[in-house]
Source information:
The RNA shown here (transfer RNA) has 71 nucleotides and comes from an Erysipelotrichia bacterium. Its mean pLDDT, the model's own confidence on a scale to 100, is 83. It matches the Rfam family "tRNA". The family's RNA type in Rfam is transfer RNA. The sequence was found in a public genome assembly.
RNA sequence: AGGGGUAUAGUUCAAUGGUAGAAUAUCGGUCUCCAAAACCGCUGAUGCGGGUUCAACUCCUGCUACCCCUG
Numbered sequence: 001a002g003g004g005g006u007a008u009a010g011u012u013c014a015a016u017g018g019u020a021g022a023a024u025a026u027c028g029g030u031c032u033c034c035a036a037a038a039c040c041g042c043u044g045a046u047g048c049g050g051g052u053u054c055a056a057c058u059c060c061u062g063c064u065a066c067c068c069c070u071g
Stems, first nucleotide, its partner, number of pairs: 001070007010024004018054001027041004047063005
């Protein structure tokens, strides 16, 4: 320099253009003499900008960060 991939909750991952979910963690509760474990519940997210569309995590495009390949 060229090509490809990834970016979603504190963390690890889902989501066929039509209500953004799970596990785990945190917090609250039940249980316990206390704590742990177990069970129940709450909170919390689409990297940034633009475009297409009635509607975008999803399609197109630019940028940023990281990873891989070629030289």